[in-house]
Predicted 3D model of a 72-nucleotide RNA (transfer RNA) from a Sedimentisphaerales bacterium. Its Rfam family is "tRNA". Gene Ontology term of the family: triplet codon-amino acid adaptor activity. It is annotated as a transfer RNA.
RNA sequence: GCCAACGUAGCUCAGUGGUAGAGCUCUGGUUUUGUAAACCAGUGGUCGUCGGUUCGAAUCCGACCGUUGGCU
Numbered sequence: 001g002c003c004a005a006c007g008u009a010g011c012u013c014a015g016u017g018g019u020a021g022a023g024c025u026c027u028g029g030u031u032u033u034g035u036a037a038a039c040c041a042g043u044g045g046u047c048g049u050c051g052g053u054u055c056g057a058a059u060c061c062g063a064c065c066g067u068u069g070g071c072u
Base pairs, nucleotide, nucleotide: 001071002070003069004068005067006066007065010024011023012022013021018055026042027041028040029039030038048064049063050062051061052060
């Protein structure tokens, strides 16, 4: 230099056009002499950035940024 994949919550990941979710973490509560475990509830995201298409975009298209892999 060229090619491909990926970028969504603190972490690991779903969601492939119609109100953004799960598990773990964290916080509060119940329980216990106390801790852990268990159970209940809650917090947490401009969906990498900027544009385009569309009535409507996390999702489709383009550019850029970043990460990983391959080729040279």